[in-house]
RNA sequence: GGGGCAUUAGUCUAGCCUGGUAGGACCGGUGCUUUGGGAGCAUCUAACGUGGGUUCAAAUCCUGCAUGCCCCA
Numbered sequence: 001g002g003g004g005c006a007u008u009a010g011u012c013u014a015g016c017c018u019g020g021u022a023g024g025a026c027c028g029g030u031g032c033u034u035u036g037g038g039a040g041c042a043u044c045u046a047a048c049g050u051g052g053g054u055u056c057a058a059a060u061c062c063u064g065c066a067u068g069c070c071c072c073a
Base pairs, nucleotide, nucleotide: 001072002071003070004069005068006067007066010026011025012024013023020056028044029043030042031041032040049065050064051063052062053061
């Protein structure tokens, strides 16, 4: 220098191809239950790396950049 993959909550992860309410688990808050604790149950909080474009509508499509990893030179 060229090419590829990945980036979603405090942590892990699904969804992307085929655009239409961001889902699950753990953690955390509250309540129920218990003599108390743990466990269990109910409920709540919290996320699409970043800029731009396309579209009525973008996590998803196009594109620049950033970070990490891999391959070639």